[in-house]
This record gives sequence, C1' cells and structure tokens, in this order.
RNA sequence: GGGCUUGUAGCUCAAUUGGCAGAGCACCCGGUUUGCAUCCGGGAGGUUAGCGGUUCGAUUCCGCUCAAGUCCA
Repeated sequence: GGGCUUGUAGCUCAAUUGGCAGAGCACCCGGUUUGCAUCCGGGAGGUUAGCGGUUCGAUUCCGCUCAAGUCCA
C1' cells in the first nucleotide's frame, strides 16, 4: 500500500426482508432479612464510531474517513 471482517447502554451481545432501539450482567430505588447475600418488583442509562447520499422512513443499503482484528505484498 491492497483485500476481507467488525464497530449498538459501563461490560458481553441481539434487533427476520429497511418500519416503535432491546436482553443479560453491572448501577439506583423499593419489598423480603436482625443485617448482608440470594430472590422478587420497579427505574435510570443510546449522537447505533464519524461525515455525507438513497428513501415517506436507515442499526440495516451506498460512498468516504477513523479505530480494532485478519490475510497478502
């Protein structure tokens, strides 16, 4: 320098063919307990890496950039 894959909550990951952005753990509150843990209920938390394009509508499709991994030189 070139090819491929990946980038979503603090962490690990979903999201069928483009149609309301979710789960588990962690965090906060409440219940349970003498107390803690466990368990149960509830809550908060997102510029879907960034910038553009297509579309009525983009996490999803297209282009460029950035980062990580991998292969080739």
Description: A computed fold for a 73-nucleotide RNA from a Patescibacteria group bacterium, annotated as transfer RNA. Taxonomically the source falls in Bacteria candidate phyla (Bacteria). Its Rfam family is "tRNA". By type it is a transfer RNA. RNAcentral holds the sequence, with entries from ENA. The coordinates come from a structure-prediction model, not an experiment, and the mean pLDDT is 81.